Background: RNAcentral holds the full RNA, with entries from ENA. Predicted 3D model of a 264-nucleotide part of an RNA (large-subunit ribosomal RNA, domain VI) from a Lachnospiraceae bacterium. Rfam family: Bacterial large subunit ribosomal RNA. Gene Ontology terms of the family: structural constituent of ribosome and ribosome. Its mean pLDDT, the model's own confidence on a scale to 100, is 90.

Context: one part of a larger RNA
RNA sequence: CGGAGGAUGCUUGAGGGGGUCUGGCCUUAGUACGAGAGGACCGGGCUGGACGGGCCGCUGGUGUACCUGUUGCCUUAGCCAAAGGCAUGGCAGGGUAGCCAAGCCCGGAAGGGAUAAGCGCUGAAGGCAUCUAAGCGCGAAGCCCUCCCCAAGAUGAGGCAUCCCAGCCGAGAGGCGUAAGACCCCUUGGAGACGACAAGGUGGAUAGGGCGGGGGUGGAAGUGCAGCAAUGCAUGGAGCUGACCGCCACUAAUCGGUCGAGGG
Numbered sequence: 001c002g003g004a005g006g007a008u009g010c011u012u013g014a015g016g017g018g019g020u021c022u023g024g025c026c027u028u029a030g031u032a033c034g035a036g037a038g039g040a041c042c043g044g045g046c047u048g049g050a051c052g053g054g055c056c057g058c059u060g061g062u063g064u065a066c067c068u069g070u071u072g073c074c075u076u077a078g079c080c081a082a083a084g085g086c087a088u089g090g091c092a093g094g095g096u097a098g099c100c101a102a103g104c105c106c107g108g109a110a111g112g113g114a115u116a117a118g119c120g121c122u123g124a125a126g127g128c129a130u131c132u133a134a135g136c137g138c139g140a141a142g143c144c145c146u147c148c149c150c151a152a153g154a155u156g157a158g159g160c161a162u163c164c165c166a167g168c169c170g171a172g173a174g175g176c177g178u179a180a181g182a183c184c185c186c187u188u189g190g191a192g193a194c195g196a197c198a199a200g201g202u203g204g205a206u207a208g209g210g211c212g213g214g215g216g217u218g219g220a221a222g223u224g225c226a227g228c229a230a231u232g233c234a235u236g237g238a239g240c241u242g243a244c245c246g247c248c249a250c251u252a253a254u255c256g257g258u259c260g261a262g263g264g
Base pairs, nucleotide, nucleotide: 001153005164006163007162008161009160010159011158015150016149017148018147021049022048023047024046025045026044027043033038051107052106053105054104055103059101060100061099062098066094067093068092069091070090071087072086073085074084075083076082111145112144113143118138119137120136121135165264167176168175169174181259182258183257184256185201186200187199188198189197206252207251208250209248210247211246212245213244215241216240217239222235223234224233225232226231
């Protein structure tokens, strides 16, 4: 821009893409077959591998500043204590959310149709024979469906439901202000390069903050006690605490602006 008014939501599926893998064991059955050795078809069940999709309850990884320990130097008028900074995140031990796999769940199936090689039925040309010439049947991990995803620019532009609509100016072309609705702007997000998408914008829990909880660290500071001291014990599952779950309008989404039909 188009889809013959303007919108919001939900869809159909032309067409396209993906997938389609495979081992072992048990059973049927030591049966059929075979002198024996050996050893099935068909059917039923179980369990793996690789690959793919999803997830984070479990097992773990990461987790750049969540907690703790600790070395050297510096700083808070001097010292102690307690803190802070720099040194690869200083180094080290753990670790929430998120993201992940080595962790967990699921998938290939089954079924239908038309066939290939092949196997057949009926059957002439050609009194026989012949699966073929007419006709009919069976028959593959392959083909078309069936499963998953995209999909009406499928210009052949589909369908359904719902919402809005007899305004103004102009001779007309057209312009203007609006409706439903949308956008700008703003607060944001397991959405994201930017657009986009999604949740919100005071009639509000969108983010921050506060409070409560969870989870994590692992026993704060101060004080008291014990010890010559290093240090230990008590107060006290203490103190601190990103992302997680809630509650509360305290802070910020204020106020505003633009576009957008005329009964098709």